This is a predicted structure of a 74-nucleotide RNA (transfer RNA) from a Nitrososphaeria archaeon. Its Rfam family is "tRNA". Rfam links the family to the GO term triplet codon-amino acid adaptor activity. The sequence is in RNAcentral, with records from ENA. The organism belongs to Nitrososphaeria, within Archaea.

Order: sequence, then C1' cells, then structure tokens
RNA sequence: GCCCUGGUAGCUCAGGCGGGUAGAGCGGUUGCCUCGUAAGCAACAGGCCGGGGGUUCAAAUCCCCCCCAGGGCU
Repeated sequence: GCCCUGGUAGCUCAGGCGGGUAGAGCGGUUGCCUCGUAAGCAACAGGCCGGGGGUUCAAAUCCCCCCCAGGGCU
C1' cells in the first nucleotide's frame, strides 16, 4: 500500500442484505415475596447506532471519505 471483518445501552451482542417504532441477555433502580438475605417474579431507567458528507419524504440500514480494533496479502 491492497483486501476482509467489526464499532449499536455500563458489559456481551442481535438488527443492517430488502430504508419506515432501536432490541435481547447480563448488570442497575424500585416494588412484590421472606423474620431477614440470596434466589424467584414484576415494572422502570439507561442509546443523537464511531465521526463527517451525500441520496431520500424518511438513513443504525444505501453511497463516499475519515478514525479506531482485529485478521490476511505483498
């Protein structure tokens, strides 16, 4: 230098191909249960989807550039 994969909630990751309400598990908070704690059950909070630009009525999703991490080729 070229190619591939990934970046989404505090953590681990779905979703993306085929644009239209942002999700799960764990963790957190509150409540229920218990003599009490843990476990269990229920509810809630938590995200400008790595950055910028473009296309579009509408972009996490499509296109371009850049940044970061991992892998491969030379």